A computed fold for a 349-nucleotide part of an RNA from an uncultured Actinomycetes bacterium, annotated as small-subunit ribosomal RNA, central domain.

Context: one part of a larger RNA
RNA sequence: UUGGGCGCAAAGCGAGCGCAGGUGGUUUAAUAAGUCUGAUGUAAAAGGCAGUGGCUCAACCAUUGUGUGCAUUGGAAACUGUUAGACUUGAGUGCAGUAGAGGAGAGUGGAAUUCCAUGUGUAGCGGUGAAAUGCGUAGAUAUAUGGAGGAACACCGGUGGCGAAAGCGGCUCUCUGGACUGUCACUGACACUGAGGCUCGAAAGCGUGGGUAGCAAACAGGAUUAGAUACCCUGGUAGUCCACGCCGUAAACGAUGUCAACUAGCCGUCGGCUCCAACUAAGGGGUCGGUGGUGCAGCUAACGCAUUAAGUUGACCGCCUGGGGAGUACGCGCGCAAGCGUAAAACUC
Numbered sequence: 001u002u003g004g005g006c007g008c009a010a011a012g013c014g015a016g017c018g019c020a021g022g023u024g025g026u027u028u029a030a031u032a033a034g035u036c037u038g039a040u041g042u043a044a045a046a047g048g049c050a051g052u053g054g055c056u057c058a059a060c061c062a063u064u065g066u067g068u069g070c071a072u073u074g075g076a077a078a079c080u081g082u083u084a085g086a087c088u089u090g091a092g093u094g095c096a097g098u099a100g101a102g103g104a105g106a107g108u109g110g111a112a113u114u115c116c117a118u119g120u121g122u123a124g125c126g127g128u129g130a131a132a133u134g135c136g137u138a139g140a141u142a143u144a145u146g147g148a149g150g151a152a153c154a155c156c157g158g159u160g161g162c163g164a165a166a167g168c169g170g171c172u173c174u175c176u177g178g179a180c181u182g183u184c185a186c187u188g189a190c191a192c193u194g195a196g197g198c199u200c201g202a203a204a205g206c207g208u209g210g211g212u213a214g215c216a217a218a219c220a221g222g223a224u225u226a227g228a229u230a231c232c233c234u235g236g237u238a239g240u241c242c243a244c245g246c247c248g249u250a251a252a253c254g255a256u257g258u259c260a261a262c263u264a265g266c267c268g269u270c271g272g273c274u275c276c277a278a279c280u281a282a283g284g285g286g287u288c289g290g291u292g293g294u295g296c297a298g299c300u301a302a303c304g305c306a307u308u309a310a311g312u313u314g315a316c317c318g319c320c321u322g323g324g325g326a327g328u329a330c331g332c333g334c335g336c337a338a339g340c341g342u343a344a345a346a347c348u349c
Stems, first nucleotide, its partner, number of pairs: 004320003007303001012317001014200004021193003025087007033080002035076008048066007090190001091187003094183005102176007109153001114148007124135002161168002205246006214240002219235004257316006265294012298305002322349003331342004
């Protein structure tokens, strides 16, 4: 490279946007670049392939035939391309509605923990398998009232919802993104994918400044134990929170790239529209969009997947190629650093 693969064996980039590139709906005409075809020229010899013959065979040798190529030229017009025109189903816009923890900012609420002050009150509290460290007669724990402050939002809450993913949950307001349904008014292929590139990206971590109630790496003490640099307990600093700026990684998982088409069903549920019954509510049918369960064909090594495919196909991208060495070294890029990205070989089994 060909081939074969990527849910779990090696393998889907964490996610999106998007330049180049690749691919691209229906239809008419033109063109003839690709495509198909005829002719001419050329494609040295040897070699190759096929036939025949000669050395007893073979190797070897001789001879005949054979080149999908290239160039020029004549033609064909289905398909691809190009040009011109048309279309509406793809895509988008408008109009009328709907649901939602989608995002950003500002404000605000109650419960609880802790702390402070004061009152009541007295000897314990706390903690564990059992204890001890710890707190408490300088009055703790408990209880009541008042206050301070930070963080998180019980119930509702749901294989519920929204978001590209990361993720998003008290309430109110302001700004703002997307989705879905109905109508079928408008544009008329405007599309899909996407190497590079750009943006977003949990937690931890880093920088500067703030904040710090609870929790809690490190650390200290008490236990346990042969030891115990742990598990358990008492404390406790970074951090967790906010603002701005970095970092760019996760079992970033559905371990399943994106888009489109097609392929038995049945049972739930969320958001619309619509019909029936009803007229107070609950309900039933159809349909569109999500989200679950189960299951046929088919697929699969099996497990399983099964209209939300891992089925049947198409377009484009990414990735894999025995284990270890190693996601390491070196180089380069990025970063304040931590490190991240790219990424070998010797050797060894």